Small-subunit ribosomal RNA from an uncultured prokaryote, 1521 nucleotides, folded computationally. The coordinates come from a structure-prediction model, not an experiment, and the mean pLDDT is 84.
RNA sequence: AGAGUUUGAUCCUGGCUCAGAAUGAACGCUGGCGGCGUGCCUAAUACAUGCAAGUCGAACGAGAAAGCUCCCUUCGGGGGGUGUGUAAAGUGGCGCACGGGUGAGUAAUACACGGGUAACCUGCCCUUGAGUGAGGAAUAACCCCGCGAAAGCGGGGCUAAUACCGCAUAAUAACCGUUCCUUUCGGGGAUUCGGUUCAAAGACCGCUGAGGCUCUGCAAGCGGCCGCUUGAGGAGGGGCUCGCGCCCUAUUAGCUUGUUGGUAGGGUAACGGCCUACCAAGGCGACGAUAGGUAGCCGGCCUGAGAGGGUGAUCGGCCACACUGGAACUGAGACACGGUCCAGACUCCUACGGGAGGCAGCAGUGGGGAAUUUUGCGCAAUGGGCGAAAGCCUGACGCAGCAACGCCGCGUGGGUGAUGAAGGCCUUCGGGUCGUAAAACCCUGUCACUGAGAGAAGAAAUGCAUUGCCUCUAAUAAAGGUGAUGUUUGACGGUAUCUCAGGAGGAAGCCCCGGCCAACUCCGUGCCAGCAGCCGCGGUAAUACGGGGGGGGCAAGCGUUAUUCGGAAUUACUGGGCGUAAAGGGCGUGUAGGCGGUUCUAUUUGUCGCGGGUGAAAUCCCUCGGCUCAACCGAGGAACUGCGACUGAUACUGCCGGGCUCGAGUCCCGGAGAGGGUAGCGGAAUUCCAGGUGGAACGGUGAAAUGUGUUGAUAUUGGGAGGAACACCGGUGGCGAAGGCGGCAUCCUGGACCGGUCUUGACGCCGAGGAGCGAAAGCUAGGGGAGCAAACGGGAUUAGAUACCCCGGUAGUCCUAGCCCUAAACGAUGAAUGCUUGGUGUGACGGGUAUCGAUCCCUGCCGUGCCGGAGCUAACGCAUUAAGCAUUCCGCCUGGGGAGUACGGUCGCAAGGCUGAAACUCAAAGGAAUUGACGGGGGCCCGCACAAGCGGUGGAGCAUGUGGUUUAAUUCGACGCAACGCGAAGAACCUUACCCGGGCUUGAACUGCAAGUGAUCAUCGGCGAAAGCCCGACUUCCGCAAGGACACUCGUAGAGGUGCUGCAUGGCUGUCGUCGGCUCGUGUCGUGAGAUGUUGGGUUAAGUCCCGCAACGAGCGCAACCCUUGCCCUUAGUUGCCAGCGGAUAAAGGCGGGAACUCUAAGGGGACUGCCGGUGACAAACCGGAGGAAGGUGGGGAUGACGUCAAGUCAGCAGGGCCUUUAUUGUCCGGGGCUACACACGUGCUACAAUGGGCGGUACAAAGGGACGCGAAACCGUGAGGUGGAGCAAAUCCCAAAAAGCUGCUCUCAGUUCGGAUUGGAGUCUGCAACUCGACUCCAUGAAGCUGGAAUCGCUAGUAAUCGCGGAUCAGCAUGCCGCGGUGAAUACGUUCCCGGGUCUUGUACACACCGCCCGUCACAUCACGAAAGUCGGUUGUACCAGAAGGCGCUGAGCUAACCUUCGGGAGGCAGGUGUCGAAGGUAUGAUCGGUAAUUGGGGUGAAGUCGUAACAAGGUAACC
Repeated sequence: AGAGUUUGAUCCUGGCUCAGAAUGAACGCUGGCGGCGUGCCUAAUACAUGCAAGUCGAACGAGAAAGCUCCCUUCGGGGGGUGUGUAAAGUGGCGCACGGGUGAGUAAUACACGGGUAACCUGCCCUUGAGUGAGGAAUAACCCCGCGAAAGCGGGGCUAAUACCGCAUAAUAACCGUUCCUUUCGGGGAUUCGGUUCAAAGACCGCUGAGGCUCUGCAAGCGGCCGCUUGAGGAGGGGCUCGCGCCCUAUUAGCUUGUUGGUAGGGUAACGGCCUACCAAGGCGACGAUAGGUAGCCGGCCUGAGAGGGUGAUCGGCCACACUGGAACUGAGACACGGUCCAGACUCCUACGGGAGGCAGCAGUGGGGAAUUUUGCGCAAUGGGCGAAAGCCUGACGCAGCAACGCCGCGUGGGUGAUGAAGGCCUUCGGGUCGUAAAACCCUGUCACUGAGAGAAGAAAUGCAUUGCCUCUAAUAAAGGUGAUGUUUGACGGUAUCUCAGGAGGAAGCCCCGGCCAACUCCGUGCCAGCAGCCGCGGUAAUACGGGGGGGGCAAGCGUUAUUCGGAAUUACUGGGCGUAAAGGGCGUGUAGGCGGUUCUAUUUGUCGCGGGUGAAAUCCCUCGGCUCAACCGAGGAACUGCGACUGAUACUGCCGGGCUCGAGUCCCGGAGAGGGUAGCGGAAUUCCAGGUGGAACGGUGAAAUGUGUUGAUAUUGGGAGGAACACCGGUGGCGAAGGCGGCAUCCUGGACCGGUCUUGACGCCGAGGAGCGAAAGCUAGGGGAGCAAACGGGAUUAGAUACCCCGGUAGUCCUAGCCCUAAACGAUGAAUGCUUGGUGUGACGGGUAUCGAUCCCUGCCGUGCCGGAGCUAACGCAUUAAGCAUUCCGCCUGGGGAGUACGGUCGCAAGGCUGAAACUCAAAGGAAUUGACGGGGGCCCGCACAAGCGGUGGAGCAUGUGGUUUAAUUCGACGCAACGCGAAGAACCUUACCCGGGCUUGAACUGCAAGUGAUCAUCGGCGAAAGCCCGACUUCCGCAAGGACACUCGUAGAGGUGCUGCAUGGCUGUCGUCGGCUCGUGUCGUGAGAUGUUGGGUUAAGUCCCGCAACGAGCGCAACCCUUGCCCUUAGUUGCCAGCGGAUAAAGGCGGGAACUCUAAGGGGACUGCCGGUGACAAACCGGAGGAAGGUGGGGAUGACGUCAAGUCAGCAGGGCCUUUAUUGUCCGGGGCUACACACGUGCUACAAUGGGCGGUACAAAGGGACGCGAAACCGUGAGGUGGAGCAAAUCCCAAAAAGCUGCUCUCAGUUCGGAUUGGAGUCUGCAACUCGACUCCAUGAAGCUGGAAUCGCUAGUAAUCGCGGAUCAGCAUGCCGCGGUGAAUACGUUCCCGGGUCUUGUACACACCGCCCGUCACAUCACGAAAGUCGGUUGUACCAGAAGGCGCUGAGCUAACCUUCGGGAGGCAGGUGUCGAAGGUAUGAUCGGUAAUUGGGGUGAAGUCGUAACAAGGUAACC
């Protein structure tokens, strides 16, 4: 510090997710030791039991027992001493308000920081002043009586005090008056003076004890010490108060009557409406009152670079609370955790009458919960209470126990050790890896353990004993202070620690390994089981599931979950945005508020500086130190970024005052304008009305129909009525803030602009709320209504058509008055101001120049457009009219959906508007641009693509293939073009893969090893359908031998498989397509995908060539090179040829010969737009022409770029994986099937006839094949064919007859002399065998069919059409396939349309790419939410009822110790009564929040449901608001 994830790819926006750190944690697996910490986050739930606050006899009275011991005894016991002035209890004092716990409440009576208190209090403690005199009356305990189960209570009697009450004295105390000083004018201070008022308590120790006494002593006295009283001061603690800070909600906007203030009084320690009476009517609030929700606050802690964000366990400060609610008492302090009273709930006891209780103290229990410890030891230390002290008490605290809960440290061994052991795993079978790892050998001894031994620090005090010095004192007592010596005290603990001995022995797991993210293989599984933080894995080769091996990470832990911060600049102060991604308010006006030109003076609020105060300690940071280190702990420093006061500075800001003119306004002159309102006027057009003319249609559409019309329409003509809108001008022209505004003229009226530079003197800008304006539609009332036109009716279209089109048509559109208040209210761009290169239009006004004259040329200002520079931007784009550079102010945004929905509020007559969520759900949703693909987008161009033609298919019969069906099997594959006469260049057996049956099991074929045999095979015989089996006969080779070869048997490793996967593959092939394209290097442009080149202008069959150009080159394709054909030449001349010459024949290159010709087959030539003319850009090229056998690639072939279709093929072959193995998968054999047949389709053949059929005669090919072959002549047969065998391994012989053609005869338009299917009969040939199931022949038979619906195919020249010939396969079988030649046409205007393709461009929501994407209803499942008659609960307001305890007030006829008294009584007090207040409770009525509910509403989600096709392309009616 970043990364993953939207796309085919890119950039951006934007969310989601991850890596880090942390935790009072929990869960899973695992677990050796120690140190230091931490440990109910939930039920402030309920609690058994024990303990947690007592202490003082030196304040006071009283005062045991057990035990021990002595005595007595009636043997039951009694008494004395001791225990003991002890225990327990009581009076009194102090403490119990601390310490400890918890966080319910509390949003301010809290807390934090800083002030104030001149408005206050303060026990114990410290310093200091003064005093402590003299009396009195009671009462607990105790005793007696009584009540009660108990808790407890009542009555009578006795008694003490440091308990209680008077009196005396007293101030610098308090109060009143007075004087002075001071002041912030409220007050404060003072030793001015006068008056009034208020106090106490003693205990203990020492000396003395002469006078007194009851004589170890007491009293008194003196001293000491601790107390007590009253002042002053201090320290520490507290009360009150002020400023600032302190969560969320405005879907909480108004709140308040003791409320705000005053006066008087009361109350308090103290100010104060704190309380009461009266008076006034205030107080708070958009700088957020009030209400609701949530919450203890802080130092700190976690995180972060910081700013921030989160948090408030442990430690520390403050607050609040103590079963719930209320209340006071005591006290220095409480409205009191282990006190009291009352009410309530709950629990317990009870004799039923009444009582008792409060763990949010420490342990512990139940419960709750994912979850949190021992009913431990000790007061040794530290601290606290009491005490003079000893000491007692102390679950504070110190320790121990439990828990890997956290942090820190240590260990689980070290060295050597290669045959790289065994074993596991993988393997390309060679090996690799675990791995120096192990074993083995040599060591060490941390930790734990065992044995033996030593053994802490924490302890210093206090006390006591002895003793020194000092102080007090009359004192060498005592006491106090300060030393010395000795002594006393340890829970932890015989612990930590140390030493010796023993022995590698006792000690490693967890997570991960697709990317992010470090670490890879095998097996299993087969969208199953499962994983998953995000993206996503799994459908037979899973590095993602599970296991193994290996590896990576961390380590006594490791992972997971939860939560916080970070990353997230994803709330942006630091540090974001708003044209199109989310986001500018519809518009102006203006309130609060924010901001504000220039200059001078004053001030110093903000601002800045110096020093000082405070910011507790701990924590963090630095340094040093202590535990062996560290964690941990100690000391010092720094810091605590803050606050307040003082002081200084005065530039800027603010404020006060005075100026200025450039901002702003006023004034004058001028012109422009659909600016607004009002009442009028006008013409054209539509419609309607009445009339004339006229006579059959009109109208409407893609085409029609509905509609109108003989009752006279439409058309035409003159007239009339009425409403609405204003053609031309008219213009990216004008005006207005926006909405918006368009005939002419009237009246009223707003704004802007130019010019003048007179005047005011910052008067300004923005603007939350507010009020106003605000298209269309809509609403209310009243008018109006020509045209148009939702709804509605009809006609069409359509599968449907509640639409698009047509005919009608009502609201409405118009006016008046009033509502509504929205919009794609858009420049999707808030307003204002300043600054920043240009060009060119246009509107209004002005200036200058020239001229006779500015409409023209130059220029100023305001407006309105276009193009472009810098700059900006994700890009597109914006660009002086900014989206640039800056300032000010307002509005708004924070992932998509849910949703602009629900609820609430508010506005509205309604419709609805404004404000505006959540649950739930997704990992995206989006913007711009790129490359493709696509479009019922566009341009250009091509192709038998259409058109123009010729011939077919589709109808018939048959052949063949396919589907389907059938079957034991009808083997398998191929499925739009690009499967279907395809794999099949040939299924009777074989083939053959299928079915039935019979056999074999190392097998029919192959390789290796081991053992055995010397045969086996063949042949013959038997069984059998055959394969095969059985029996018998027969029987090896090489070598001297060993042994080998060969074969068989048995065993083993393995074979075999047309079994599966073409979606694991190779290879090959089809197709787009012989279409002209597909790319690369360098450069350039772009953030980038990518573009450029390859686009453009021409041209071509061609990305062919030329020109231009930020491109320049290159590659694969095109073309050419190759084959064939067309012309010529050369060479060669048999088997081919025969012109001339010579014989021969009936004839024939049959012969001699020839080498001319044809031909053969080898090599050359030839054609290149080369030449001429024209067009073209002076190009490329095209057109025409000449010559030529051939002319513009001459014809044909071979040749198929990058790629597409998971195209085809595992059955041609190869080959990965899986499956099978005496077998439904191998192998052999017999038979059957692949040939089935109601049907459907494809491809063909033959026809339907006269351009023909039949019969006869007669002519002309090419290319092939032939030895398991072609087979001549001749003969036989009607024929297929047979006999025959010449010749020929072929330019020699044979197949071999070419056929159409030509010619002659016949048929004469008919189901025929067309057509030949089908069937009967008879044959031929091949073959082991023609039944299923061959081909051919002859005789007979003679079906459909008379030119073929919708639709559809081929072909542009030696082509179509037509005619025959050959070949491969093959024993035989050809209408198929592959070739060959013969005869030999028609047509193409042209590119609008159909199909396919190329290229440029455009749109796109497509990218699996239009066979795409995608919307809504309905149906089903499920989830959350809203509404809802109601119903249940929480919180709370108001009114009333009621009124406990208690304080206060009143009363107090009852009771009454201290004081007074004139002795009667009084003062004072108490009980009781009563009033106000007052908790719980009750009644009534609201508010608010929540739960639930028949039913209901929409919403989300969910592999394959229904209906349609709305959107994305012109999405087929442009879309949207």
Rfam family: Bacterial small subunit ribosomal RNA.